[in-house]
């Protein structure tokens, strides 16, 4: 210095440009002597900043962070 990949609830993991979804955690509740199992309810999210578009996680520019790979 150039090239390529990735970033989504607390965690891990999907999503043809058209309602962000599972699971597991976490909170409260049924159930039980208790504890686990089970079963209901809630919880919380797309790295950032523009830009296209009727509509952007998803395409465009441009930035952060991390990982490969050549030099």
């Nucleotide at each position: 210095a150039g090239g390529g990949g990735a970033u989504u609830g607390g965690u891990g993991u999907a999503a043809c440009g058209g309602u962000a979804g599972c699971a597991c955690g976490a909170a409260g509740g049924u159930u039980u002597c208790u504890g686990g199992u089970a079963c209901c309810u809630u919880u919380a999210g797309u790295c950032c900043a523009g830009g296209u578009u009727c509509g952007a996680a998803u395409c465009c520019u441009g930035g952060a962070u991390c990982c490969c790979c050549u030099g």
Notes:
Predicted 3D model of a 71-nucleotide RNA (transfer RNA) from a Phycisphaeraceae bacterium. It was read from a public genome assembly. Rfam family: tRNA. Rfam links the family to the GO term triplet codon-amino acid adaptor activity. Taxonomically the source falls in Phycisphaeraceae (Bacteria, Pseudomonadati, Planctomycetota, Phycisphaerae).